[in-house]
RNA sequence: GGGCGAUUGGCUCAGUUGGUUAGAGCGCUGCCUUCACACGGCAGAGGUCGUGGGUUCGAGUCCCGCAUCGCCCA
Numbered sequence: 001g002g003g004c005g006a007u008u009g010g011c012u013c014a015g016u017u018g019g020u021u022a023g024a025g026c027g028c029u030g031c032c033u034u035c036a037c038a039c040g041g042c043a044g045a046g047g048u049c050g051u052g053g054g055u056u057c058g059a060g061u062c063c064c065g066c067a068u069c070g071c072c073c074a
Base pairs, nucleotide, nucleotide: 001073002072003071004070005069006068007067010026011025012024013023019057028044029043030042031041032040050066051065052064053063054062
């Protein structure tokens, strides 16, 4: 230098041919339970989906650039 893949709440991931409220598990907070802790139950907070553009009535989801990480080729 070239090719491919990944980038979604604190962590690990899902999101099915673009349309509905962006979700799950773990974690976190509060309450119940307990003498207390743990377990368990209930409720809740937390993400403008790496970033900048484009297409579209509408983009996490398509297209282009950039960034970071990983693999391969030279």

A computed fold for a 74-nucleotide RNA, annotated as transfer RNA. The same sequence occurs in records of 5 taxa. Its mean pLDDT, the model's own confidence on a scale to 100, is 80. Rfam family: tRNA. By type it is a transfer RNA.